[in-house]
Context: one part of a larger RNA
RNA sequence: CUGGGCGUAAAGGGCGUGUAGGCGGAUUAAUCAGUCAGGAGUGAAAUCCCGGGGCUCAACCUCGGAAUUGCUUUUGAGACGGUUAAUCUAGAGUGUAUUAGGGGACAAUGGAACACCCAGUGUAGAGGUGAAAUUCGUAGAUAUUGGGUAGAACACCGGAGGCGAAGGCGAUUGUCUGGGCUGUAACUGACGCUAAGAUACGAAAGCGUGGGGAGCAAACAGGAUUAGAUACCCUGGUAGUCCACGCCGUAAACGAUGAAUGCUAGGUGUGGGCGCGAUAGCGUCCGUGCCGCAGUUAACACAAUAAGCAUUCCACCUGGGGAGUACGGCCGCAAGGUUGAAACUC
Numbered sequence: 001c002u003g004g005g006c007g008u009a010a011a012g013g014g015c016g017u018g019u020a021g022g023c024g025g026a027u028u029a030a031u032c033a034g035u036c037a038g039g040a041g042u043g044a045a046a047u048c049c050c051g052g053g054g055c056u057c058a059a060c061c062u063c064g065g066a067a068u069u070g071c072u073u074u075u076g077a078g079a080c081g082g083u084u085a086a087u088c089u090a091g092a093g094u095g096u097a098u099u100a101g102g103g104g105a106c107a108a109u110g111g112a113a114c115a116c117c118c119a120g121u122g123u124a125g126a127g128g129u130g131a132a133a134u135u136c137g138u139a140g141a142u143a144u145u146g147g148g149u150a151g152a153a154c155a156c157c158g159g160a161g162g163c164g165a166a167g168g169c170g171a172u173u174g175u176c177u178g179g180g181c182u183g184u185a186a187c188u189g190a191c192g193c194u195a196a197g198a199u200a201c202g203a204a205a206g207c208g209u210g211g212g213g214a215g216c217a218a219a220c221a222g223g224a225u226u227a228g229a230u231a232c233c234c235u236g237g238u239a240g241u242c243c244a245c246g247c248c249g250u251a252a253a254c255g256a257u258g259a260a261u262g263c264u265a266g267g268u269g270u271g272g273g274c275g276c277g278a279u280a281g282c283g284u285c286c287g288u289g290c291c292g293c294a295g296u297u298a299a300c301a302c303a304a305u306a307a308g309c310a311u312u313c314c315a316c317c318u319g320g321g322g323a324g325u326a327c328g329g330c331c332g333c334a335a336g337g338u339u340g341a342a343a344c345u346c
Base pairs, nucleotide, nucleotide: 004317005316007300008299012314014201016199017198021194022193023192025088026087027086028085029084030083031082032081034080035077036076037075038074039073040072041071042070049065050064051063052062053061054060091191092188093187094186095184096183097182099180103177104176105175106174107173108172109171110154115149116148117147118146119145120144121143125136126135162169163168206247207246208245209244210243211242215241216240220236221235222234223233258313259312260311261310262309263308266291267290268289269288270287271286272285273284274283275282276281295302296301319346320345321344328339329338330337331336
């Protein structure tokens, strides 16, 4: 190289955009360094293989053939593939008419609840637990009524439902803005798919600067529990959680399932369109669930949203531990990230 794999055994990159590269729709013509066919030259000899011969046989020796799958050159073929030219519309895109949506950014507004402050009523408890205590309270708490302040999150609707590439997104209104579906078939005419490097985004925690701080709450303190209790339970409580800007770049970043295209029984829900009927219902396209045939699978299960049947491209795997460690490189303010061994051992 050939070959085997990647849902759960080792193995799909967290996710997009996209460069090189790889691969690529239909028709016609031309051409040919791929491809195919024939010829020529060369491919030393020995060896190997086949058929003879010689040592009494064999090993061995020897003769002939084949082979030397290659390279060079030449004559052709023109299906496939490449290139060039022309054309097409089924892929892709644009237009046009609608349409659904927690897609994104910014601003403003709202009500419930929690907390705190002020004032009224009111009096001895409140709180908390398995039971307690720490704690709060006669300097008037808890409870209740009125007023005010502040921050964070948006009950019901809410759905196995929607949107987004993923992370993720949920009060209301406005402004700006991305993408999608459906109908139509006017336009372009293969403009496509994938994607090493590269680059944008990327939960939570963490970091830097400046704000903010109600609730919650690592660390920490105290009370319990216990043999002990650096915990689980309770009372407090600081970073943090929130905002702006800048870093970090990791997750069981999961569907543990890469992207794209085509094909392969059905049934039943649900979201958004369209057509026919116009209450049903039927057909069709896109999404999202469940069940299930063929097929696949070690089994579990998957089953048109495939883990089925095929094609293209990328990433990754090769016994367990050592180890996602050491060293070096790159990145980072740091924490650390990324790339990533070996000895040894079973």
Overview
Predicted 3D model of a 346-nucleotide part of an RNA (small-subunit ribosomal RNA, central domain) from Capra hircus. The coordinates come from a structure-prediction model, not an experiment, and the mean pLDDT is 87. Its Rfam family is "Bacterial small subunit ribosomal RNA". Rfam links the family to the GO terms ribosome and structural constituent of ribosome.